[in-house]
Molecule: FMN riboswitch aptamer (RFN element)
Organism: Butyricicoccus porcorum
RNA sequence: GUAGUUCUUCAGGGCAGGGUGCAACCCCCUACCGGCGGUACAGCCCGCGACCCGCUGGGAGCUUUCCCCGCGGCUGAUCCGGUUUGAUUCCGGAGCCGACAGUUACAGUCUGGAUGGAAGAAGAAACUA
Repeated sequence: GUAGUUCUUCAGGGCAGGGUGCAACCCCCUACCGGCGGUACAGCCCGCGACCCGCUGGGAGCUUUCCCCGCGGCUGAUCCGGUUUGAUUCCGGAGCCGACAGUUACAGUCUGGAUGGAAGAAGAAACUA
């Protein structure tokens, strides 16, 4: 110094303006936002995480069920031109996408599960190779 083990901390942003209406941050015009790792700097290239569904195992309750580990499934969206050895990542232009539940009216932006979980980032200790 590298890997493994244990522990600690951290780990998601965004409806301003106008219209309609009894009522909209939910509709319409417009505005605004972009988790983590990889790679020439990425919401839309590859992979991962969150939500949701199923299953093995374990625990609690034992009537319904609930919780945890692991595995599997599900999981949105980009093109053109330029620069370059190299960019769907940079520059210019034009587009597109966004879980579930709730709501006086349909939600990427409000409220809620969530003071949760987590990809992962940083740090500490001792031991093993």